A computed fold for a 160-nucleotide RNA from Dictyobacter arantiisoli, annotated as FMN riboswitch aptamer (RFN element).
Formats: sequence, structure tokens, C1' cells
RNA sequence: AGAUGUCUUCGGGGCAGGGUGAGGGAAUGUUGCGAUGUUCCCAAUUCCCGAUCGGCGGUAGAGCCCGCGACCUUGUACAUGUGUCUCGCUUGAGGCCGGUAUAGGUGGACCUGGGGGAGUUCCAGGGCCGACGGUAUAGUCCGGAUGGGAGAAGACAGAU
Repeated sequence: AGAUGUCUUCGGGGCAGGGUGAGGGAAUGUUGCGAUGUUCCCAAUUCCCGAUCGGCGGUAGAGCCCGCGACCUUGUACAUGUGUCUCGCUUGAGGCCGGUAUAGGUGGACCUGGGGGAGUUCCAGGGCCGACGGUAUAGUCCGGAUGGGAGAAGACAGAU
């Protein structure tokens, strides 16, 4: 220097300020008791204006290039859990949900100019994207999630 192994920790951010009012409540007037007018209050972080956020590896520094992860989904194999349902001739059997591994599917969005050896990554300008469930329609609120994870850092041992 170091293949490899074991362990530890870390590992996703964001609605400032305004407008409207679906709907609801109170008071009051009219009423044919069906309903309806006026005033006041509450009312979308989702609608409108505006604001704001950007996982991981690669690379000339990336939300929008290449690849990965998560969400969703299919098959196969394995193991069965404080589960559940059906049947039963009681050594139970089968289905569904859930678990582990693995192989797939799906998985949003960028252009122009500049300088440079090199950049859809930097600078200038103009744009665009963002799962599922809940709720007055959600990238930003609540929830699965004190979850999972691409990966990152470190410690110990250490063949050679």
C1' cells in the first nucleotide's frame, strides 16, 4: 500500500404576503311553510396573484444529460405470522393479506447565447417538472414514515 470481512454513525427540502368564496353559522325581514332577501362572522397553505424547495453515483460543479433509489406493479423461489377466510374424515388441506430473496415492468421536466481545450452541469437570459391516500382541486398541509433507501463517512481486523 492493501483484496476481503465485521461493526458504528449519517443519509429530503419547501406557501412570506394577498384575492376570491364552494360551504356553514348567527341576527333580522318576507312567507303560500316549498323557500327567499339583507347584514355580520367562519371558511381552500389545495382555486387565483405571488412566494418557495430540489435524494444518490457519474461528468467541467446538474431537480430537467446518463444511471440509481423511493412510490406503484408482475412473475419465480423460499420461509411461515399474536393474521384472516373456507372446507374438514383432526398427522389437517387450500385461498387471501403480510415477510425475505431475486428477475422484470413503470417511473416528471431544457432551450438559447457567452467565455473555455472541455460544461443541456459554470455565467446571462428565458422556460419546464414534481407519486399515492386524506381534505374545497396539494411538489410545499396531514398520512404511510421514529419507515425504507441509492449511497456517504469512520473504526477494527487484515490474506497479499
The model forms 100% of the base pairs in the Rfam consensus.